[in-house]
Molecule: TPP riboswitch aptamer (THI element)
Organism: Nannocystis bainbridge
RNA sequence: CCUCUCGCCUGGGGGUGGCCAGACGGCCUGAGAACAUACCCCUCGAACCUGAUCCGGCUAAUUCCGGCGGAGGAAAGUGCGAAUGGACCGUCA
Numbered sequence: 001c002c003u004c005u006c007g008c009c010u011g012g013g014g015g016u017g018g019c020c021a022g023a024c025g026g027c028c029u030g031a032g033a034a035c036a037u038a039c040c041c042c043u044c045g046a047a048c049c050u051g052a053u054c055c056g057g058c059u060a061a062u063u064c065c066g067g068c069g070g071a072g073g074a075a076a077g078u079g080c081g082a083a084u085g086g087a088c089c090g091u092c093a
Stems, first nucleotide, its partner, number of pairs: 001086002005082004009077002011042004017028004048073003054067004
């Protein structure tokens, strides 16, 4: 100096659906189901968006599961620390 992993800081990106007559309540899936000091994600990018009023399956119903699909798009920094591996330079024997 580089690399890999983890943590942190600062900044940034994102979603918030279905059903129960109604409801500040309950149920379903989920990390999260709207106002959160939460949760997830930030290019090694499946967070999330588009296609999509899509296709198949399941369900009380759904953006519930699968396909579409590693398709297209998508938000970081020469930052700090620890540890891993490597490269180079120097000193001593």